Predicted 3D model of a 76-nucleotide RNA (transfer RNA) from Catenibacterium sp. co_0103. The sequence is in RNAcentral, with records from ENA. Its Rfam family is "tRNA". Rfam classes the family as a transfer RNA. The coordinates come from a structure-prediction model, not an experiment, and the mean pLDDT is 80.

RNA sequence: GCCGACUUAGCUCAGUAGGCAGAGCGAUACACCCGUAAUGUAUAGGCCACAGGUUCGAUUCCUGCAGUCGGCACCA
Numbered sequence: 001g002c003c004g005a006c007u008u009a010g011c012u013c014a015g016u017a018g019g020c021a022g023a024g025c026g027a028u029a030c031a032c033c034c035g036u037a038a039u040g041u042a043u044a045g046g047c048c049a050c051a052g053g054u055u056c057g058a059u060u061c062c063u064g065c066a067g068u069c070g071g072c073a074c075c076a
Stems, first nucleotide, its partner, number of pairs: 001072007010025004019056001027043005050064004
């Protein structure tokens, strides 16, 4: 330099043919217990990396950009 994949909750990851964004773990509260753990119930937590475009409507489609990972090439 070329090609491809990924970026969504504190962490690990789903998700959609474009139409109100989810799970597990973790956190908090309550119940249970002599107490802790475990268990159960509930709650909070996201403008879906960022910037544009298309659209009545974009996390989803298109373009650009940044980062991470992988492959290829170069390396006199």